[in-house]
Molecule: small-subunit ribosomal RNA
Organism: moss metagenome
């Protein structure tokens, strides 16, 4: 992630941090920091000198003596040189290094300038070389060459005997001090050697020839293969060698509850480097950043011959980049060098400048102040809000702007201050100079109006945004925080999300297919040693700063200064001995062997045996047979098939058979025999911990497949044909070939599964089976009781996300292995191993998602089940579909055919009445504050009648007449015209803003709730638990009965309620009582006649009651609810009908019924008027009348109803007209009079089966009705489909409503007559309720191939760089060697020489380069593979429901694509 749950798992976020950077904004102070990139190149300036008290000389200046000369000789002062001494410090950088580099703990064979301590020395003699002074060559740099000359600068002797071996002076007036030499030690500091700490990759598995050790040398400060000459061969590796790729270490710094994880800027210790390799020299100390030498590459000068450079020192400049400062000042202090010392130098430091780059401080006003101003936003128009906020009116002055004073850092008694007219302290002045960033749907604190219209944009995640956006943008308000504040980037952390603390693996990703067993891990009892691990005590050490804790200093803090200190690593010594280990003993309880029984498809070899299939041969015998859902291919008259009898082959081994047995596992079944390996019981002899797991290796490993050689009977991938289908490369048939059988070998996988990893101990029962003991029974056998191994089930407690597991653990607890870290990319690429191949092992990334994934719950769905109801089917009866008319709808058409309603549930529906009207459409003609309302203003009484003129609204003139109140100014009611405004208006739009009504499932029997019960979750609070509050499902609502009904009983972790049922209402059925007038009339009178008097009984009428409740009886059912049958009764099991419509559902209908948000129109989308249309007609379609006849048509008679309407109205009687209808007129505001006649019926009579005496259309009229005429289709209806169960259907009248008037055959009531059929549920259809399965709400989801666009990226004919090692060639400087080719001051010389030392040549070795063939490594590549990700494409539908052929796996064939199919598995 879900519709809600829990779970797993990734993704994101809120927190601290930086040497950042980038938008915006920016007052100050103080401490800090400040090229992470190009170890890129670097103008220009500087960054290491000093000593005249070691020593000659030049220059100049004073003074002073001699002296007048270009003089001496003291003194300051300086400048090059000999000499000393520093220039190996400081300062910079992180490229190289994976190493004794660091770090931390130890050592032994060593050297150390100055310093410091201690005992001793310093003594004679000679000989040069610079500089200075001349020459000379050269463009420069620089060099040659003659001559003097000093030392603390060089050489020689000497020191009691042997060996080795020193020395230097200089200042002072002195006393003395400085300096030198020797040994001996100390400090600091170096060099060296070892333990142990220290990144990545096994798609790097060997590696090493000074390599490893020995024995001499040589070399060094010094140990040592450091060298080198011989001798041996050996060293290092899975405890990760070599190789690769990264990388300066560390103290620390950052995070964190901690272990931990990143990190290694400032500031400290080490190490390495100084353009790049090389390479020695000097020195106490460099193989030397601001020194030499040589190569190469780059740069600059040049007179072309030749030179010269090294900023990773300070600034500084250019480049690279997101991006990092002034070419300051000054030695005042700290410090480094040299001087005896004053005293020089010092880009080290000290200070200032940039920069909000950090951290920390501090202000930017405080007090009052309500008319709640003005003004903005809101807006219910009433407030509200920005708000004490602001103005105002009082204080205040930290800053700030001018002045004034003015320190400490200075030691050590004069002098000395960059910083610095700084801190600091004080006067004056004025609220004065001073606040902006983000955000405001959820995480996540803060909400609204405006625009905008899936656009434009937003976004860390989810996400917003298609006309009412708290999510854009902008407005107000608001909420952080603040001189900041917001994204970006990186790092921890939340991540228990790599889990040592601290994680998993049945189903989520994860136990190797299975066994053996190598290192290794870990190990049973008992007493001993020993002290490695472990423990205690004491101790060194882990520099300082940091970090923590107490103190103290800067006004405070930040920042600094003093002191302290835990933990912990590493050494040392000492003890301790319970556990792990060690050493030697000793045990039996793990484990083996031996004994005795024993069960059994264990394994192998060859032998045997029936059944059945197919061929074959014979014979019988004649037309089919076979095969599906139906078929057809086939096969059969040359005789199938069936039936009988012989033969041959291959494969398998029915029943027995099971939940059983056996094997590690794969797998194993006809019988017996031989060989042969594990197991269980039994007794308890024997070894004496001999165990367990197990990386590597090993052997075994269904099925399918590969190789040679056999077999081939049935099946049977591929194929072939027949069906079927929209197509069918499938499912069905029919054939049929590889395989399938076997022998040797190979392959190494699979849903090799218990999806469960081995092992050992423990932990409640119960019930069943296998093998085997024992008690007990018995004649035996079962039964009964019981112990061990084994196979299964139900289940306590545990445990689990949930399903589930539960002594055969997925509980408790050791012990070892093996493997997982979101989902796709992918088990795919490279690489490798192994394979004949097919393959298999091992096993990545780039990219791109925000989910994917388990369990479980509620739907919903199923070409799953199972009950069950209902005009649902059935069984009836009538009807529609077909004819004419109505009527209504699509459709077309029109100026316009006004608009809505469109499967059941629209379509005789809004419309319970379209000639004008209605109306709302059209076409002209006319109006603009308006047909209509309310306010302002203004006239002014309303009105009346006549007339012209137009279609018609309208326009236009004439005549009459002027209300009421009055204080006589006035003021009003009613009206009519004008002109500006507010505004009216709208059947305009949005039913997907809405209120109300309505339909629907359905009068189906469900919905829901509170309170428990089970299960989880979240929020809150809290150190934690309960408790409590809330939500989510569950359960009750299931089960057995019943019933129209969740109706009612019973059972039950449920128990109550609520809307629903069901009564309560209304009509109709009996009766009783009250009431009789208009209604009734039994009996006694009356009449044509309930006419009339009576009359209150019946009928009726209209109020009240009464009645029916399974009360009674039987049988059934559980003694229940019930049902079934009966009595009695008007009615009997809801008595019949009607109203009465739960929670919801369908964004169903309706803004044209009213009603309303919003939006639109406003000389019109509005209002007024005339004609038209809404009635159109090729044509479909739906509701209905009329019929099609004799169960009827026509005429004449003649009967019986309800329930309704009536005053602009019903109208009787009478009349007139053929009639529709006039006339006249009673009578009624209604149980009084009228519409009114019922009508089918009943009776008599005609037609006599035919388009007729049926039907009635359709020709006049605006409609309708009436008379005459005319006289169309239609003879009972294809597929299909509708209603209906009793007083219903069917048949037949009558009344209303709307309405002048009616298109009504509709619609709503109303009686009259009035049937058949089922008593069942198998099928269709719609509902209900329980289950199952599901990857989803079947109009669902989803799979792959093709087309198209974009991206990574895999191979590639090669190409084009780096890097490494190796084999040759070459061979520059410099070091030790070698050399008599050349020189030569001190010594020694018999004076020839020597010794010694320069120079020259040259061997080894060897930098850079050159060549070859490799390796490994990055980039490009013509093409080409697949993959991912895209809007609404093309084909098909493979998965999920039993997905319509169960799905799924190894493997093999084949197909456009999903896929098929074979063959073996698995159940998910």
């Nucleotide at each position: 992630u879900u519709g809600a749950u829990c779970u797993u798992a990734g993704u994101u976020c809120a927190u601290g941090a930086u040497g950042a950077a980038c938008a915006c904004u920016g007052a100050c102070a103080a401490c800090a920091u400040a090229u992470u990139u190009a170890a890129c190149a670097c103008a220009u300036g500087c960054a290491a000198g000093u000593c005249g008290g070691a020593c000659g000389a030049g220059a100049a200046g004073c003074a002073u003596c001699c002296u007048a000369g270009u003089g001496g000789u003291u003194u300051u002062u300086u400048u090059a040189g000999u000499g000393g001494u520093g220039a190996g410090u400081g300062g910079g950088u992180g490229a190289a290094u994976a190493a004794c580099a660091c770090g931390u703990a130890a050592g032994a064979a060593c050297c150390u300038g100055c310093c410091u301590u201690u005992g001793g020395g310093a003594g004679g003699g000679g000989g040069a070389c610079g500089a200075u002074a001349g020459c000379u060559a050269g463009a420069a740099a620089c060099a040659a060459u003659u001559g003097c000359u000093a030392a603390u600068a060089g050489g020689u002797u000497g020191a009691g005997g042997a060996g080795c071996a020193a020395a230097a002076g200089g200042a002072g007036g002195a006393a003395u001090c400085c300096a030198c030499c020797c040994a001996a030690g100390g400090a600091g500091g170096g060099c060296c050697u070892u333990g142990c700490g220290u990144u990545u990759a096994a798609u790097u598995a060997g590696c090493u020839a000074a390599u490893u050790g020995g024995u001499g040398a040589a070399a060094u400060a010094a140990u040592g293969g450091c060298u080198u000459a011989c001798c041996a061969a050996a060293g290092c590796g899975a405890u990760g060698a070599u190789u690769u790729a990264u990388a300066g270490c560390u103290g620390g710094u950052u995070u964190u509850a901690g272990a931990g994880g990143a990190u290694g800027a400032u500031c400290a210790a080490c190490c390495a480097c100084a353009c790049u390799c090389g390479g020695a020299c000097u020195a106490a100390g460099a193989c030397a950043c601001g020194a030499c030498c040589c190569a190469a590459a780059c740069u600059c000068c040049u007179a072309u011959g030749g030179g010269a450079g090294g900023c990773a020192a300070c600034a500084a400049u250019g480049g690279g980049g997101a991006a990092u400062u002034u070419u300051u000042u000054a030695c005042a202090a700290u410090a480094a060098g040299c001087g005896a010392a004053a005293g020089c130098c010092u880009a080290a430091c000290a200070g200032a400048g940039u920069a909000a780059u950090g951290u920390c401080g501090c202000a930017u006003g405080g007090a009052a102040g309500u008319a709640g101003a003005a003004g903005g936003c809101c807006c219910a128009c009433a407030u509200g809000u920005c708000g004490u906020a602001a103005a105002u009116u009082c204080c205040u002055u930290u800053u700030c702007u001018c002045g004034a004073a003015g320190a400490a850092g200075a030691a050590a008694u004069a002098a000395u201050g960059a910083u610095g007219a700084u801190a600091u302290u004080u006067g004056a002045g004025g609220a004065a100079u001073a606040a902006g960033c983000a955000u405001c749907g959820a995480c996540u604190a803060a909400c609204u109006c405006u625009g905008c219209g899936c656009c434009a944009a937003u976004a860390g995640u989810c996400g917003u945004g298609g006309u009412a956006a708290g999510a854009c943008a902008a407005a107000g308000g608001a909420u952080g925080u603040a001189a900041a504040c917001g994204u970006u980037a990186u790092c921890c952390g939340a991540a228990a999300u790599g889990a040592u603390u601290g994680g998993g693996u049945g189903u989520a990703a994860a136990a190797c297919a299975u066994c053996u067993g190598u290192a290794g891990g870990u190990g049973g009892c008992u007493a001993u040693u020993u002290a490695a691990a472990u423990c205690c005590a004491u101790u060194g050490u882990c520099a300082a700063a940091u970090c923590c804790c107490a103190g103290g200093g800067c006004u405070c803090a930040a920042c600094c200064c003093u002191g302290g200190a835990u933990a912990g690593g590493c050494g040392a010594u000492g003890g301790a001995a319970a556990c792990u280990a060690c050493c030697a003993a000793a045990c039996u309880a793990g484990a083996g062997u031996a004994c005795g029984g024993u069960a059994a498809g264990g394994g192998c070899a060859g032998a045997g045996g029936g059944a059945a299939u197919u061929u074959c041969u014979a014979a019988u015998g004649g037309a089919a047979u076979g095969g599906u859902g139906a078929a057809a291919u086939g096969c059969a008259u040359a005789g199938a098939g069936a039936u009988u009898g012989g033969a041959a082959a291959g494969a398998a081994u029915a029943c027995c058979a099971a939940c059983g047995a056996c094997a590690a596992a794969a797998g194993c079944a006809c019988u017996a025999u031989g060989c042969u390996a594990a197991g269980c019981c039994g007794a308890c002899a024997u070894u004496a911990a001999c165990a367990u797991u197990g990386a590597a290796a090993g052997a075994c490993g269904a099925g399918a497949g590969c190789u040679a050689g056999g077999g081939g009977a049935g099946c049977a991938a591929a194929u072939g044909g027949g069906a079927u289908c929209a197509g069918a490369u499938a499912c069905c048939c029919u054939a049929g070939u590889a395989g399938u059988c076997u022998u040797a070998g190979c392959u190494a996988u699979a849903a090799a599964u218990g999806a469960u990893g081995g092992a050992u101990a423990c932990u409640a029962a119960g019930c069943a089976u296998u093998g085997u003991g024992c008690c007990u029974a018995u004649c035996g056998a079962c039964c009964c009781a019981u112990g061990c191994a084994a196979u299964g089930u139900u289940g306590u407690a545990a445990u689990u996300a949930a399903c589930a597991c539960g002594u055969u653990a997925a509980a408790u607890a050791u012990c070892c292995c093996g493997c997982c870290u979101a989902g796709g990319g992918a088990g795919u690429u490279c690489g490798u191993u192994c394979g004949u191949a097919a393959a298999a092992a091992u096993g990545a990334a780039a990219c791109u998602c925000a989910a994917a994934g388990g369990a479980c719950u509620u739907g919903g769905u199923a070409g799953g089940g199972a009950c069950u109801c209902g005009c649902a089917c059935a069984a009836g009866u009538g009807a529609u579909g077909g004819a004419a008319c109505a009527u209504g709808u699509g459709g077309u058409u029109u100026a316009a055919u006004u608009c809505g309603a469109u499967g059941c549930a629209a379509u005789g529906u809004g419309a319970a009445g379209a000639a004008c009207c209605u109306u709302a459409c059209u076409a002209g003609g006319a109006c603009u504050u308006g047909a209509c309302a309310u306010g302002c203003c203004c006239c002014a009484a309303a009105u009346c009648u006549u007339u012209u003129u137009g279609a018609a609204g309208g326009a236009g003139a004439a005549u009459a007449a002027u209300g009421c109140c009055c204080u006589c100014a006035g003021g009003u009611a009613c009206g009519c015209a004008a002109a500006a405004c507010a505004c009216a208006u709208g059947u305009g739009g949005u039913g997907c803003a809405u209120g109300g009504u309505u339909g629907u499932c359905g009068u189906u029997a469900g919905c829901u709730c509170g309170u428990g019960u089970c299960a989880u979750a979240a929020c809150a609070a809290g150190c934690g638990u309960a408790a409590c509050u809330u939500u989510u499902g569950u359960u009750a609502u299931u089960g057995g009965g019943u019933u129209a009904a969740a109706u009612c009983c019973c059972a039950c972790a449920a128990u109550g309620a609520g809307c629903g049922c069901a009564a309560c209402c209304c009509u109709c059925g009996u009766g009783u009582u009250u009431a009789g007038u208009u209604g009734c009339c039994a009996u006694c009178a009356u009449u044509u006649a309930g006419u009339u008097u009576g009359g209150a009984a019946c009928c009726c009428u209209a109020a009240a009651c009464a009645g029916a409740c399974u009360a009674c009886c039987a049988a059934u059912g559980a003694u229940a609810a019930g049902c079934c049958g009966g009595a009695g009764g008007a009615a009997g099991g809801u008595g019949a009908g009607g109203a009465u419509g739960a929670c919801a559902u369908c964004a169903a209908g309706u803004c044209a019924g009213c009603a309303c948000g919003c939006u639109c129109c406003u000389u019109c989308u509005g209002c007024c008027u005339u004609g038209u249309g809404u009635g159109a007609c090729a044509c479909a379609c739906a509701u209905g009348c009329u019929a099609c006849a004799a169960u009827g048509g026509c005429c004449g008679g003649g009967a019986c109803a309800a329930a309704g309407g009536g005053u602009u109205a019903c109208a009787a009687c009478c009349u007139u007209g053929u009639g529709a209808a006039g006339g006249c007129a009673a009578g009624g505001u209604a149980a009084c009079c009228u519409c009114a006649a019922a009508a089918a019926c009943c009776u008599g009579g005609c037609c006599g089966c035919a388009a007729u005496u049926c039907c009635a259309a359709u020709u006049a009229u605006a409609g309708g009705u009436u008379a005459c005429a005319u006289g169309a289709a239609g003879c009972c209806g294809a597929a299909a489909u509708c209603a209906c169960u009793a007083g219903a259907a069917a048949u037949u009248g009558c009344c209303g409503a709307u309405c002048a008037g009616c298109c009504a055959u509709a619609c709503g009531c109303c009686g009259a007559u009035g049937a058949a059929u089922u008593c069942a549920u198998u099928c269709c259809c719609g509902g209900g309720c329980c289950u199952u399965g599901u990857a989803c709400a079947c109009u669902g989801c989803u799979u792959g191939u093709c087309a198209c666009a974009c991206u990574a990226u895999g191979g590639g004919a090669g190409u084009u760089g780096g890097c490494c090692a190796u084999g040759c060639c070459u061979g520059a400087a410099a070091u030790c060697g070698u050399u008599a080719c050349u020189u030569u001051a001190a010594c020694c010389a018999u004076a020839a020489g020597g010794a010694g030392g320069g120079g020259g040549a040259u061997u080894c070795c060897a930098a850079a380069g050159g060549u070859a063939g490799g390796g490994c490594u990055a980039g490009u590549g013509a093409u080409u593979g697949g993959a991912g990700u895209g809007a609404a494409g093309u084909c098909a539908u493979a998965a999920c429901a039993a997905g319509g052929u169960a799905c799924u796996u190894g493997u093999a064939c084949u197909a456009g694509a999903a896929g098929g199919u074979g063959u073996g598995g698995u159940u998910g």